[in-house]
RNA sequence: GGGCGUGUAGCUCAGUUGGAAGAGCAGCUGACUCUUAAUCAGCGGGUCGAGGGUUCGAGGCCUUCCACGCCCACCA
Numbered sequence: 001g002g003g004c005g006u007g008u009a010g011c012u013c014a015g016u017u018g019g020a021a022g023a024g025c026a027g028c029u030g031a032c033u034c035u036u037a038a039u040c041a042g043c044g045g046g047u048c049g050a051g052g053g054u055u056c057g058a059g060g061c062c063u064u065c066c067a068c069g070c071c072c073a074c075c076a
Stems, first nucleotide, its partner, number of pairs: 001072007010025004019056001027043005049065005
């Protein structure tokens, strides 16, 4: 330098054919318990990597860039 893949909640990941964002764990509150843990109930948490475009409408399509990973090439 070229190609491919990944990027969504604190973490691990879903999200189908574009109709407007979810789960588990973690966190917080409450119940239970002598207390803790476990269990149960509830709650909060998101620029969907960044910019631009298409569209009535984008996490999903197009484009440029960024980060990370893999492969190839180059370089003494």